The RNA shown here (FMN riboswitch aptamer (RFN element)) has 129 nucleotides. The coordinates come from a structure-prediction model, not an experiment, and the mean pLDDT is 80.

RNA sequence: CACGUGCUCCGGGGUCGGUGCAACUCCGAACCGGCGGUGAAAGUCCGCGACCCGAUCGCAGCCAGCGACCGGUUGACCUGGUGGAACUCCAGGACCGACGGUGAAAGUCCGGAUGGAAGGCAGCACGCG
Numbered sequence: 001c002a003c004g005u006g007c008u009c010c011g012g013g014g015u016c017g018g019u020g021c022a023a024c025u026c027c028g029a030a031c032c033g034g035c036g037g038u039g040a041a042a043g044u045c046c047g048c049g050a051c052c053c054g055a056u057c058g059c060a061g062c063c064a065g066c067g068a069c070c071g072g073u074u075g076a077c078c079u080g081g082u083g084g085a086a087c088u089c090c091a092g093g094a095c096c097g098a099c100g101g102u103g104a105a106a107g108u109c110c111g112g113a114u115g116g117a118a119g120g121c122a123g124c125a126c127g128c129g
Stems, first nucleotide, its partner, number of pairs: 001129001003127006009120002015029004030108002032097002034048004043095002052072003056068004077093005099111003
């Protein structure tokens, strides 16, 4: 220094106005963008995670429920330019956004969640080359 294992740590952003008895949910305008990868920087490419569904196993006398693990599902982009190389940069115009809740329909409010997690490299320990 590289690699492996274990532990600790970190690990999602965003609103104003109008109407209305009532809306950050409607209408108008605005704003936001997890992680890894990629010939070059990505919400829209390729994957992953979150959410949701299911099988199996464990706990629970049964049910409800909780946990582990595996599987499934899972949104949306074009045109021009530069370049050796870009659906990633620049210019222009578009589009997308879990579940439950709500006096009225939610990417932006509240909740599960002081949770989980892709993963990150920061730290520590041990091992190995």